[in-house]
Annotation: Bacterial RNase P class A from a Candidatus Zixiibacteriota bacterium, 368 nucleotides, folded computationally. It matches the Rfam family "Bacterial RNase P class A". Rfam describes the family as follows. Ribonuclease P (RNase P) is a ubiquitous endoribonuclease, found in archaea, bacteria and eukarya as well as chloroplasts and mitochondria. Rfam classes the family as a ribozyme. The gene name in the source record is rnpB.
RNA sequence: AAAGCAGGAGGAGCAGUCGCGCUUUAAGAGAUCCUUUUAGAGUGAGGAAAGUCCGAGCUCCAGAGAAUCAGGACGCCCGGUAAUACCGGGGCGGAGUGAUCCGACGGAUAGUGCCACAGAAAACAGACCGCCCGCCUCUGGCGGGCAAGGGUGAAAACGUGGUGUAAGAGACCACGAGUGCCACCAGAGAUGGUGGUGCUGGUAAACCCCGUCCGGAGCAAGGUCAAAUAGGGAAAGAGGCGUGGAUUCGCGCCGCUUAAUUUCCGGGUAGACCGCAAGGAGCAGUCGGGUAACCGCCUGCCAAGAUAAAUGGCUGCUGUCCCGAUUUUAUCGGGAUACAGAACUCGGCUUAUACUCCAGCUUUCGAA
Numbered sequence: 001a002a003a004g005c006a007g008g009a010g011g012a013g014c015a016g017u018c019g020c021g022c023u024u025u026a027a028g029a030g031a032u033c034c035u036u037u038u039a040g041a042g043u044g045a046g047g048a049a050a051g052u053c054c055g056a057g058c059u060c061c062a063g064a065g066a067a068u069c070a071g072g073a074c075g076c077c078c079g080g081u082a083a084u085a086c087c088g089g090g091g092c093g094g095a096g097u098g099a100u101c102c103g104a105c106g107g108a109u110a111g112u113g114c115c116a117c118a119g120a121a122a123a124c125a126g127a128c129c130g131c132c133c134g135c136c137u138c139u140g141g142c143g144g145g146c147a148a149g150g151g152u153g154a155a156a157a158c159g160u161g162g163u164g165u166a167a168g169a170g171a172c173c174a175c176g177a178g179u180g181c182c183a184c185c186a187g188a189g190a191u192g193g194u195g196g197u198g199c200u201g202g203u204a205a206a207c208c209c210c211g212u213c214c215g216g217a218g219c220a221a222g223g224u225c226a227a228a229u230a231g232g233g234a235a236a237g238a239g240g241c242g243u244g245g246a247u248u249c250g251c252g253c254c255g256c257u258u259a260a261u262u263u264c265c266g267g268g269u270a271g272a273c274c275g276c277a278a279g280g281a282g283c284a285g286u287c288g289g290g291u292a293a294c295c296g297c298c299u300g301c302c303a304a305g306a307u308a309a310a311u312g313g314c315u316g317c318u319g320u321c322c323c324g325a326u327u328u329u330a331u332c333g334g335g336a337u338a339c340a341g342a343a344c345u346c347g348g349c350u351u352a353u354a355c356u357c358c359a360g361c362u363u364u365c366g367a368a
Stems, first nucleotide, its partner, number of pairs: 001364005007358004012318007020044011046339001050350002053348005058218004071214005076090005091105001092103004106209002111207002113203003128150002130146007158176006177200010222274004232265005240258001242256004280302001282301004287296003319337008
C1' cells in the first nucleotide's frame, strides 16, 4: 500500500420565526376546589422507541405449597446474572492460507419407521455384466457356487495388504479408521491420552427414549369515584276506582287495594382518577477484584407521559459526504444528509440504518 476479519462510539450544530403536548405562574371570563382565554416560565423520542422472539417486575384468576398424566420448551462443560433460549471463557466437530466464523452439540447398542431418481440389491440382503465348477444339442444354453472386479447412486454391509479357495468372502491374520464399555493417567469439568474388549450404512430439524424446566391470562392487567336515560328494590303518597267495618240509608270517617308524583338504596354504562413516571435489578466516572462476562466501594447525574394519540414546519448560516468546473488543494456551482418514531416498566436477542470517527488483528506485496 492493497485485500480482508472483528469490535466500540456518534448518527448533524447554531440562530430566527410560526405552531403542538404536559407541568406551572399571573390576569380575565363563566353559577367559581372546576372549565376556558391571554401572557410568561420550564420541559418534550431512539439506538433501535420496531418485531413482540426469550427472561423478569407488577396485577388478577386457579391451586396449595407436592405428585402423576397430557402438552410444550431446552439439551457439551465451567462461570456471570434477579432470570433466560442471554453473556463470558473453555472442549469437540466443520469452513478458511490466516485474523476469524458456524454448530438443536444427549441417544441409531431400547423399539418402530423412512432412504427420491438410478440401480440386481437401500438392510432378515441381493446378482445386470462378471469370476469359478458341472452338464448339454458347444461363437451358445442350462443348473449350482461367489460377491473380490465393473456398472448405478448422496450413500452399496469399515479400509488396505495378506492367508485361504474351484472362484471367493472379517471366513481368518496384520496394520489402520470410527464408536460403546472397562482400567489407568492428565484436567475443576466437558474432554484428551494409553491399553484391553465388543461393534461397524445413513436419518432423532421422523416417531420415540433419556435428562432438566414450565399453572393461566395480561396495564384493554387491575382498583376507586360515578351522570343522564331505561330497568330493579324500599318508604311516603294528593286524588280516583273497587271493596270491607262502625250506622237503617246517604254524606263523612277508618282499613285494604291501585297509583300520578317525591325521596332513598343498589347494579352496570358514558366519563373522570389511580395504576403511570423522579430513586431504579438506573446512567457516567475514578479506584479495587476477575483472562472475561461481571462484581464491590466512592463521587456525580437524572422531571416526555399523550389516549386518536404532542414531540413539528419554514428561513438563514455552518458541518459531513458525492459530482462537476476553475485561477489546483482552496474557491464556485449542483446534489445528498439514513432507518425510524414512545404508550405499564426493566434485562436480553433479532431485524432496519445515508454517513462519520476511534482502537485492534490477519494475509500478500514493497522499502529500510
Of the family's consensus pairs, 98% are formed in the model.